This record gives sequence, C1' cells and structure tokens, in this order.
RNA sequence: UCUCAUCCAGAGGAGGUGAGGGACCGGCCCCAUGACCCUCCGGCAACCUGUUUGAGGUUUUCCCCAAACUUCGGUGCCAAUUCCGGCAGGUGGCGUCACACCUGAAAGAUGAGA
Repeated sequence: UCUCAUCCAGAGGAGGUGAGGGACCGGCCCCAUGACCCUCCGGCAACCUGUUUGAGGUUUUCCCCAAACUUCGGUGCCAAUUCCGGCAGGUGGCGUCACACCUGAAAGAUGAGA
C1' cells in the first nucleotide's frame, strides 16, 4: 500500500511523570479531585490460535461450514456510538432556511491475509 470482516454491546485500580488529550477540520467534551504517556496488576471481548459438538467433502493423521467454550498462546480494547457532524441521496419541516431522521459513501480504528 491492497483485499476482506467488524465498529449503537462490554470492561479500571495502583505506582511514576506533570499538561495536555479526544486521528484531521468544526462542534462538543475530558483534564492539577492529575489528562496524555509508561509500568504493574486486574478485566472485557472472541479477530487469529486452541478445544468440543454437529453437517458436508475427500486424494482420509486432511479440507470446509456452523455452533459452543474462554483455557495455554498472538493481537486488540477498558469516557462519551468511531463522542457528534463533515460528502451524496431520500423523508419530514418549509416561502426559503435552521433543524430532525433514514440510507449509503469517504475518512479512521482493529484483526486476518497479500
């Protein structure tokens, strides 16, 4: 960089440090009652791995699909829906707007693969 999947659920304490942080822009928030970051411990989750059960295939110590479990392992995550919006279309509203809602896209995050 590309492809695919998911993103309205869930899960925090201690120590260190000390002023920023929530990707970008706008808004709105968090934050010296200590943010961000680091370390330790704990937890959530079920993407990969693993185990079990069942269906199917087969060249039968294999392949594949579904479900369940969370248990050694690889990641991830633990304020707010990815905090909300940003672009396009639609519906309502309407003289026109503001605004609300719906669908999709874009961007981003995480995983798996290349």

This is a predicted structure of a 114-nucleotide RNA (SAM riboswitch aptamer (S box leader)) from a marine sediment metagenome. Its Rfam family is "SAM riboswitch aptamer (S box leader)". Rfam's curators write: The SAM riboswitch is found upstream of a number of genes which code for proteins involved in methionine or cysteine biosynthesis in Gram-positive bacteria. The sequence is in RNAcentral, with records from MGnify.